A computed fold for a 306-nucleotide RNA from a marine sediment metagenome, annotated as Bacterial RNase P class A.
RNA sequence: AGCCGGUUGCGGGCCUUCGGGCCUGAGGAAAGUCCGAACUCCGCAGGGCAGGACGCCGGGUAACACCCGGGAGGCGAAAGCCUAUGGAAAGUGCAGCAGAAAAUAUACAGCCCGCAAGGGCAAUGGUGAAAAGGUGAGGUAAGAGCUCACCAUUCAGCCGGGUAACCGGCUGGAUUGGCAAACCCCGUCCGGAGCAAAACCAAGAUGAAGGGGCCUGCCCGGCCUUAACCUUCAGGUAGGUUGCUAGAGGCAUCAGGAGACUGAUGUCCCAGAUAGAUGACCGGUCAAACAGAAUUCGGCUUAUGU
Numbered sequence: 001a002g003c004c005g006g007u008u009g010c011g012g013g014c015c016u017u018c019g020g021g022c023c024u025g026a027g028g029a030a031a032g033u034c035c036g037a038a039c040u041c042c043g044c045a046g047g048g049c050a051g052g053a054c055g056c057c058g059g060g061u062a063a064c065a066c067c068c069g070g071g072a073g074g075c076g077a078a079a080g081c082c083u084a085u086g087g088a089a090a091g092u093g094c095a096g097c098a099g100a101a102a103a104u105a106u107a108c109a110g111c112c113c114g115c116a117a118g119g120g121c122a123a124u125g126g127u128g129a130a131a132a133g134g135u136g137a138g139g140u141a142a143g144a145g146c147u148c149a150c151c152a153u154u155c156a157g158c159c160g161g162g163u164a165a166c167c168g169g170c171u172g173g174a175u176u177g178g179c180a181a182a183c184c185c186c187g188u189c190c191g192g193a194g195c196a197a198a199a200c201c202a203a204g205a206u207g208a209a210g211g212g213g214c215c216u217g218c219c220c221g222g223c224c225u226u227a228a229c230c231u232u233c234a235g236g237u238a239g240g241u242u243g244c245u246a247g248a249g250g251c252a253u254c255a256g257g258a259g260a261c262u263g264a265u266g267u268c269c270c271a272g273a274u275a276g277a278u279g280a281c282c283g284g285u286c287a288a289a290c291a292g293a294a295u296u297c298g299g300c301u302u303a304u305g306u
Stems, first nucleotide, its partner, number of pairs: 002285007010025006027290001031301002034299005039194004051190005056070005071085001072083004086185002091183002093179002108125002110121004133151006152175010198242004206234006212224004249268008
């Protein structure tokens, strides 16, 4: 996310002398219905399995998968942006093409020994998204964490900082990678349906009882009641009412907080229909987009002109 004026309609409220008059009437997303709640009804002793959602730490909130702040990682020259961001040392599994080899390592080229057969090696080359720590030295036939130094990663212990995630330092050990949006493991949470929820009144029609009829003049009792009338009751359709719009509300000021947000005071009332109103035309202006409530809020996402 238009505004101003005029004419003329429609929904709601109030008033009316019944002629009409006055006030008010869509959105930032009313959308998707993807999360989280309020509310209503149903279910529910307790415990477990299955299933689902979420997943660093702290905070906000009624709640959340949302928001704020921080940590770690990635990208970037920077500003900054992004991350389903627990666990790969519980187990199972997966990896096209290329490549020698894709994970209990392997050996194409190559290097070395050897006349050869054969054997040793993994430094160098090439492949790949990813190749079994890096650099240097020693070592060796050639080589190799094989050994050593430094570095990197990681585990354990200790110390320091921080609420924490985590960060820094020292000592010692290890060096067999990746994928958990593969199964899985660990932790936390989770009952279902939804305003066409649900509650109330209730025409007609229906059902039950009584009045009614007979035995029998009366009471009790029994039988009949297909039809008509009256009374009462029951569930309940059409229809009506409630739910329904005053709310975790808007605005302003002050205060707290880094922020999300919170508190106090003041002030305002801001659609409520039920086949569903909120429109149309004219004039002025540069005024164009996406789009239109249907129980109500908090988010997310998507659409959108200038």
The prediction has a mean pLDDT of 78.